[in-house]
Context: one part of a larger RNA
RNA sequence: CACCGCCCGUCAAACCACCCGAGUUGAGGAUACCAGAAGUCAUUGGUCCAACCGCAAGGAGGAAGAUGCCGAAGGUAGACUCAGUGAGGGGGGUUAAGUCGUAACAAGGUAGCUGUACCGGAAGGUGCGGCUGGAUCACCUCCUU
Numbered sequence: 001c002a003c004c005g006c007c008c009g010u011c012a013a014a015c016c017a018c019c020c021g022a023g024u025u026g027a028g029g030a031u032a033c034c035a036g037a038a039g040u041c042a043u044u045g046g047u048c049c050a051a052c053c054g055c056a057a058g059g060a061g062g063a064a065g066a067u068g069c070c071g072a073a074g075g076u077a078g079a080c081u082c083a084g085u086g087a088g089g090g091g092g093g094u095u096a097a098g099u100c101g102u103a104a105c106a107a108g109g110u111a112g113c114u115g116u117a118c119c120g121g122a123a124g125g126u127g128c129g130g131c132u133g134g135a136u137c138a139c140c141u142c143c144u145u
Base pairs, nucleotide, nucleotide: 003108005105008101009100011098013095014094015093016092018090019089020088023085024084025083026082027081028080031077032076033075034074039070041068042067043066044065047063048062049061052059053058111132112131113130114129115128116127117126118125119124
C1' cells in the first nucleotide's frame, strides 16, 4: 500500500566533504646583477734560478709574481610553481515526525514542457516563439469486434 495519494522549492536546525578568497607563512626556483676560490689556457716590461751550452759574460730553458678569459661556493632582486594557514563568501550532500505556501502528476483544476526576456518569500508567474512526450471536437488512413 493507490487522491485522506504522490510531490516541489525557500526558510530554520545538525553533520559531512568541497569551491572561491583579501591576505599571511614557508619551500623550490627560470632569469638578471654583484662577487669571484682552485685550476687549465693566453700574455708578461721588470725580478729570480743548481743541472744544458759556455773559461767568463751570457744564452737556452724555467720559476715565482702580475694581468686577462672561463670559472664553484656565496650575496641581492625575483617571474613562476608548490604547500600550510586564512577573515569572509558560495553552492552541494545527508538527516522519522520544524516553517511557508501548492509548482508538477487526472484536462492536477490556468494543459504541460521548452529557448529567451522581465518579475516574484519560495515553489514559480507573465510576454514572444517552438514542441506534443495534451484532452476534447472534426476529417483522413489502419487494426480488433